[in-house]
Molecule: small-subunit ribosomal RNA
Organism: uncultured bacterium
């Protein structure tokens, strides 16, 4: 540092999402040690038990026990100690409910305070009283406790005294101070103090061998003074989130007097004024302790406020005082709620948010441990005492930090497991085996630091004192004292021995097979993955990555420039308020001075410690811990500086305004008049329609419309000029005239002298519809009324019609109010057009050159995601102000405010998607638009669709009616031919290494063939069966490897095909343009059957396709003549034959056609004609299908991956299906007749086949056909007789002499077989059909129609398929419409691409 995710691809806006650190964590799994640390985040939940503040007998009076004395009366000493008293219980410990606050933080401040215990000074400490516990004794109570009597001490509690200080009050005085005032000094007056205990001693006084009423030393005690500490109050500034909380406040601001307090203060009160606060957000809601620091980021900054440390606040829940230096006090006290607990029911008692610990709650968070040995703290002279403070152990991988699970060597690369193309790889030097090491582990001995600046004890110096008592203080020496702990350490021994999991493995992300599963089970942070080959799911194998952990969830910060101050934006992505005018608020021209508030600089204070850097140091490293430095980016004083902002003072024209001379204008308001045209009403003229519409019809019209003259009535609204032309701030203004009125704009320099610009709130304008009153209504015209159209038709069109549209006052207050562009100023090539104006030059209105304010195009830098914007900026820049943070819910809900209403302005949220979206690219589409083409339509001609029948199909039946093909591009389609075979399908009988292949240990020597018996048959039995020869090679032939499957996927494939399409196309290289997907070439202009060619042009060239090269047919010309041909010569019944080599024809090789010529035309290219020619502009045909699209057919031709069957999904057989029949379709045949039918009679092809074939000739049969067997493996024979057509005759419009389907009878071939189910023959039967709805299909010339001929398949079977020739048409103006298709352009919200995407409504 980025990555992934909108799309078919781009770019950009934007949202999710990941990759990182962090944690008082919690859950899964798994678990060896050790250090430092951390551990109810939830019920400030409710609490059993124990403990957490108590000491002091050196302050006092008892009282009890030991001891020792003992005259037994005591006394003495030493313990303990209830109660009086002193100190302490306001610390130290826990919590974070409350609190949005002078509570915290930081800086001042107190001339307005207080301080127990300690430190330093200064002054005392004289004398007296009187009571209260305890004690005893009486009552009362269950209990806690209470009471009455009575006795008694004190450092307890009261008076007097004294008063150096101190306070008050009153008179004068000095000094300081910003101010209110502070402070010295002097003089009167008032007021108020005290307590003693302990040791030790006789210098002094007093009794006397010692003691006190005394002296001394210590600790206390009184009043001041100071100081330290420690607190209290005041402030300046900072301290979330709501405006859908906008007004709040009567003790409220403020002042006098009073109280009160330690002190200032409405702190409290009385009377007085009437203030205070608030958009720089009062007040109200929410939330929420504050800070050092903590994560987290490069920083700014965001998140946090566990642990340590300051502060604050609270101690069941409210209030409240007492006491006291401190309290309105966690382990006091009163009084009230709740609630627990005890009771004799009258009454009590209790407060774990202190350490443990239990209950609950809850994802979740420990021992009812030891110790005061260190540090602290209370108490005390001191020994001590107490201390859940604290030091330590426990428990928990919570977290950080080290440390081990072993090294070395060791290839048969072992077994095993997994791939796997079966060669092998891979796990893997990895095991094993061998030589080491012992951290750690077990076991055993040793073993600390932490403790001596304290205490005692024995000295030293030294104060105090009289003093060798005593005792302060400094000091040396010595003893003792450790809870953790027999711990940490350190030897020994023993042995690799005691010790690895977890999570990933499709991008993002580092790391891949197999198996099973089969949109199922599942994963998923995002995209997504799974519907039979899953690297995503599970599992095993490898692998990757951390590791005593690893994941997974949860939060916070990061990425995230996604709130942007550093650091975005608003023309189309979200986002300019509909305009203006204006308070407040931001910014604001030249010059010269002051002055220092911002600014900069130096110096000081503070900004605790910890932590964080950094150096250095102690634990074996580290973590941890010490020390030092250095930061802490702030806040205040104070001293300098004057460029900059600023404030002030002068000054100045160019900003902006006046004044003056000119100008255009549909600006405004009101208030006149004007014609044209609709309707209406009058009267004339006239008749039958009129009026609408795509058509139509409601409707109007014989009661006289419509049309037309001619007169009135009313109302709305101003043609032509008219112009991307004016005007206005916007909305908006259009006949003409008058009044009144606002604003621009030129030109001139008189005048004021920065008066400017921007503008939350505010205020005003403000289309259209709508509202409300009155008016007014001629036309149009929401609602409705009717006709129509439709599947409907609450609509588009017609025919009517109301509000409304007008007007006058009044509201609404919004619109794509758009330029989707806020307003103002400055500035940055230019070209052209128009409006109004000045000026120059001109005779001069014209032109034309300057120049100012507007309104238009095109452009260059520059911008921009692109489009585009481009002096009218979307360029560079500067002020203000509005708005915008994914889409959807939603401009919706609730609120609030305006509003008559209708609604407006403001404006969320739960939930839910992972996109939603801008330009802009290639496609595909469009009942978008140009160009062009194809039997596409038109224009012909002949079918189909109706009958009958053949053939496929769907249906449907069946034991099967195998399978498959499904719009064009299935359906006489695989099938060039289903009685068995084919046969895949039914039914029955059979087989199981197999009907087929290989290999097989043993065995026979043959197979074959023929017959014979059961049996439907497969099969089984039997019987024949020459010889030679030996295992090459054949048969048989157990186990088992395997065969075999027309079983299943054409969405796992190869290969082949079909289509669009023989449609003109479909790409690449370099180069260029573009951020880029991608363009360009390939577009335009012609041409052409074509991306065929030509010109032009950022293109230049190539490739696949087109065209040509191949076949066939058309004409000619060599060459070559058999079985072919026959002019000329000869002959014959006949090209029979001789001959001939011309001709046809046969098949070699060759010319022939190029827009080549010749007119026109056109830069070319070509295009029109003509000529010549067999053929003319491709001369007809045929092969020949560019990149691709349809998951289009096919696994059933064939190959083939997986999957599935193995006495069957495999093989054989025999029968039956595949031929079924109410129905429906597709494709054909044959007809309906006379251009025709039957009969006679005569002509004329081409292209095939022929050996298990073709079959002559001749006979037989009415015919199928038989009987015969020349000839031919073919230009010789044979199939073979063409037919339609020509001539002749007959039928004469009918269900017919028309058709020819059903049946009947009798044959005829082929076959093992012909019944389910063949083909033909004959003779009798003699159906429907008289030309065919809607709708469709073929064909543009040797074609359509039409006639027969022949192959292939095949024992037999064709109307079908391939082919062949005979005769032989009609039409095409033309390209508007139908279908398909090309090119170009355009539009989109489509890209599975219009069979697209999408809405609502219901399930």
């Nucleotide at each position: 540092a980025g990555a992934g995710u909108u799309u078919g691809a781009u770019c950009c806006u934007g949202g999710c999402u990941c990759a990182g650190g962090a944690c008082g964590a919690a859950c899964g799994c798994u678990g060896g040690c050790g250090g430092c640390a951390u551990g109810c985040c939830u019920a400030a939940c409710a609490c059993a038990u124990g403990c957490a503040a108590g000491u002091c007998g050196a302050a006092c009076g008892g009282a009890g026990a030991u001891u020792a004395u003992u005259u037994c009366g005591a006394u003495a000493a030493u313990c303990u100690u209830a109660g009086u008293g002193g100190c302490g219980g306001a610390c130290g410990g826990g919590u974070g409910a409350g609190u949005a606050a002078c509570g915290c933080g930081u800086g001042g401040g107190c001339a307005a305070c207080c301080u127990g215990c300690c430190c330093u000074c200064u002054a005392g400490a004289u004398g007296g009283g009187g009571a209260c516990a305890a004690c005893a004794u009486c009552c009362c109570g269950a209990a806690a406790g209470g009471g009455g009597u009575g006795c008694u001490a004190a450092u307890a509690c009261c008076g007097a005294a004294u008063g150096u200080g101190a306070c008050a009050g009153c008179a004068a005085u000095c000094u300081c101070g910003c101010a209110u005032g502070a402070g010295g000094a002097u003089g009167c007056u008032g007021u108020g103090a005290a307590a003693g205990a302990u040791g030790g001693c006789c210098u002094c006084u007093a009794u006397u061998u010692a003691u006190a009423a005394g002296c001394u030393a210590u600790c206390g005690c009184u009043a001041g003074a100071g100081g330290a500490u420690g607190g209290g109050c005041c402030u300046g500034c900072g301290u979330c989130u709501g405006a859908u909380u906008a007004g709040c406040u009567a003790g409220u601001u403020g002042g006098u007097g009073g109280g009160g307090u330690a002190a200032c203060g409405g702190c409290c009160u009385a009377c007085c004024a009437a203030g205070g606060c608030g958009a720089u957000g009062a007040u109200c809601a929410g939330u929420a302790g504050c800070c050092g620091g903590u994560c987290u980021g490069a920083g700014a900054g965001g998140a946090u406020g566990a642990a340590c440390g300051g502060c604050c606040a609270c101690a069941u829940u409210g209030g409240g005082a007492c006491u006291g230096a401190g309290a309105c006090a966690c382990g006091g006290c009163c009084c009230a709620g709740a609630c627990u607990c005890c009771u004799a029911c009258g009454g009590g008692a209790g407060g774990c948010a202190g350490c443990a610990g239990u209950g609950g709650g809850g994802a979740a968070u420990c021992u009812u441990c030891c110790g005061c040995a260190a540090u602290g703290g209370g108490c005390g002279a001191a020994a001590g005492c107490c201390u859940g403070a604290c030091g330590g152990a426990g428990c928990a991988a919570u977290g950080c930090c080290g440390c081990g699970u072993g090294a070395g060597u060791g290839a048969u690369g072992a077994a095993g497991g997994a791939a796997u193309u079966c060669g092998u790889u891979c796990c893997g030097u990895a095991a094993a085996g061998c030589u080491c090491u012992u951290u750690u582990g077990u076991u055993u001995a040793u073993g600390a630091c932490g403790a001596a600046u304290g205490u005692g004890c024995a000295g030293g110096u030294u104060g105090u004192a009289a003093a060798u008592a005593a005792u302060g203080a400094c000091u040396u020496g010595u003893a003792a004292u450790g809870a953790c702990g027999g711990u940490a350490g350190u030897a020994a021994a023993c042995g690799a021995a005691u010790a690895a999991g977890c999570c990933a493995c499709g991008g993002c992300u580092a790391a891949c097979u197999a198996c099973g599963u089969g949109c199922c089970a599942g994963c998923a942070g995002c995209c997504g993955c799974g519907g039979u080959a899953a690297a995503a799911c599970g599992u095993a194998g490898g692998u990757c990555a951390c590791a005593a952990g690893c994941g997974u969830u949860g939060u916070c910060c990061g990425g995230a420039a996604u709130u942007a101050c550093u650091g975005g934006g608003u023309g189309u992505a979200a986002a300019g308020g509909g305009a203006g005018c204006g308070c407040a608020g931001g910014c604001g021209g030249g010059a010269a001075g002051a002055c220092a508030a911002g600014u900069u600089g130096g110096a000081a204070g503070u900004g605790a410690a910890a932590u964080c850097u950094a150096u250095g140091g102690g634990c074996u490293c580290a973590a941890c811990c010490c020390a030092u430095a250095a930061a802490c980016u702030g806040c205040u004083u104070u001293c300098a500086a004057a460029a900059c902002u600023g404030u002030u003072u002068u000054u100045c024209u160019u900003g902006a305004g006046u004044a003056g001379u000119g100008c255009a204008g549909a600006g405004g308001u009101a208030g006149g008049c004007g014609g044209a045209a609709u309707u209406c009403c009058c009267g004339g003229u006239g008749u039958a329609g009129c009026g609408g519409u795509g058509g139509a019809a409601u409707g109007c019209g014989u009661a006289g419309a419509u049309a037309u003259c001619g007169g009135g009535a009313g109302g709305a609204a101003c043609a032509c000029c008219a112009g991307u032309g004016g005007c206005g701030a916007a909305g908006g203004c259009g006949g003409c005239c008058u009044a009144c009125u606002g604003g621009g704009c030129a030109c001139c320099a008189a005048c004021u002298g920065a008066c400017g610009c921007u503008g939350a709130g505010g205020c005003u304008c403000g289309a259209a519809a709508g509202u409300g009153u009155g008016g007014g209504u001629a036309g149009c015209a929401a609602a409705c009324a009717g006709g129509a159209u439709u599947a409907g038709a609450u609509a588009c069109c017609c025919u009517g019609g109301u509000a409304g549209u007008c007007c006058a006052c009044a509201c609404c207050g919004u619109a794509a109010a758009c330029g989707a562009u806020g307003a103002u100023u400055a500035u940055u090539a230019g070209g052209u057009g128009u409006u109004g104006g000045a000026g120059g030059a001109u005779u001069g209105a014209c032109c034309c050159c300057u120049u100012c304010a507007g309104u238009g195009c095109c452009g260059c830098a520059g911008u921009u995601a692109a489009c585009a914007c481009a002096a009218u900026a979307a360029g560079u820049a500067a002020u203000c102000c509005a708005c915008c943070u994914g889409g959807g819910g939603a401009g919706u809900a609730c609120g609030a405010c305006c509003g008559c209403a209708a609604g407006g302005u403001u404006g969320a949220a739960a939930c839910u998607c992972a996109a939603a979206g801008g330009a802009a690219u290639u496609g595909a589409c469009g009942g978008g638009g140009g160009c062009c083409c194809g039997c596409a339509c038109a224009a012909g001609c002949g079918g189909u669709g109706g009958a009958g029948c053949a053939u496929g199909u769907g249906g449907u039946u069946u034991a099967a009616u195998u399978c498959g093909a499904a719009g064009c591009a299935a359906c006489g389609c695989g099938a060039a031919g289903a009685a068995c075979c084919u046969u895949a399908c039914c039914a029955g009988g059979u087989c199981u290494u197999g009907a087929c292949a290989u290999c097989g240990a043993u065995c026979u020597a043959a197979a074959a063939g023929g017959g014979a018996u059961g049996g439907a048959g497969a099969c089984a039995u039997c019987c024949u069966c020459a010889u030679a020869g030996c295992u090459a090679u054949a048969g048989a032939g157990a186990a088992g490897a395997c065969a075999g499957g027309u079983g299943g996927u054409g969405c796992a494939u190869g290969g082949u095909u079909g289509u669009c399409g023989u449609c003109a196309g479909c790409u690449c290289g370099u180069g260029u343009c573009g951020u880029g997907a991608g363009a360009u070439g390939u577009u335009g202009g012609g041409u052409u059957a074509a991306g065929u060619c030509c010109c032009g042009c950022a293109a230049c060239g190539a490739g696949c396709g087109c065209a040509a090269c191949c076949c066939c047919u058309g004409u000619c010309g060599c060459c070559a003549g058999u079985u072919a041909c026959c002019a000329u010569c000869a002959u014959u019944g006949a090209g029979u034959u001789g001959g001939g080599g011309a001709c046809u024809c046969u098949g070699g090789c060759g010319a022939g056609a190029c827009u080549g010529c010749c007119u026109c035309u056109g830069c070319a290219a070509g295009g029109a004609g003509g000529a010549g020619g067999a053929a003319g502009g491709c001369g007809g045909g045929g092969a020949u299908g560019a990149c691709g699209u349809c998951a289009a057919a096919u696994c059933a031709u064939c190959a083939u991956g997986c999957c599935c069957c193995u006495u069957a999904u495999g093989a054989c057989c025999u029968g039956g299906g595949c031929c079924a029949c109410a129905c429906a379709c597709g494709u054909g045949c044959u007809a309906c007749a006379a251009u025709g039918g039957a009969c006679g009679g005569g002509a004329c092809a081409g292209a095939g086949g022929g050996a298990a074939g073709c079959g002559a000739a001749g006979g037989c049969g009415c015919g199928a056909g038989c009987c015969g067997g020349a000839g031919c493996g073919g230009a010789c024979c044979c199939c073979a007789g063409a037919a339609a057509c020509c001539c002749g005759u007959u039928c004469c419009c009918a269900g017919u002499u028309c058709g020819g389907a059903c049946u009947g009878c009798a044959g005829u071939c082929u076959g093992c077989a012909a019944c389910u189910c063949g083909a033909c023959u004959g003779c009798a039967c003699g159906a429907a059909g008289c030309c065919g709805g809607a709708a469709u299909c073929g064909c543009u010339a040797g074609u359509a129609a039409u006639c027969g001929c022949g192959g292939a398949u095949c024992a037999g079977c064709a109307u079908g398929c391939c082919g062949c020739g005979g005769u032989g048409a009609a039409u095409a103006c033309g390209u508007u419409c139908u279908c398909g298709g090309g090119c170009c352009u355009u539009g989109u919200a489509c890209a599975c691409a219009c069979c697209g995407c999408c809405c609502g409504u219901c399930a």